[in-house]
Molecule: transfer RNA
Organism: marine eukaryotic metagenome
RNA sequence: CGGUAGCUCAGUGGAUAGAGCAUCAGUCUUCGGAACUGAGGGUCAGAGGUUCGAAUCCUCUCC
Numbered sequence: 001c002g003g004u005a006g007c008u009c010a011g012u013g014g015a016u017a018g019a020g021c022a023u024c025a026g027u028c029u030u031c032g033g034a035a036c037u038g039a040g041g042g043u044c045a046g047a048g049g050u051u052c053g054a055a056u057c058c059u060c061u062c063c
Base pairs, nucleotide, nucleotide: 002063003062006021007020008019009018014052023039024038025037026036027035045061046060047059048058049057
């Protein structure tokens, strides 16, 4: 300094946690791919604290 979706990352106190790629389904296609549309997928490394509210601030631990 970093740990957030299978992977790469965004989110620097305010509400349902997101994007791209990947996966799955559909449309299209003779089939596949591409393209388009949609869906699933998250104990935000773990525990505690502060706060009306924490992925976000503080402490400790793990990697």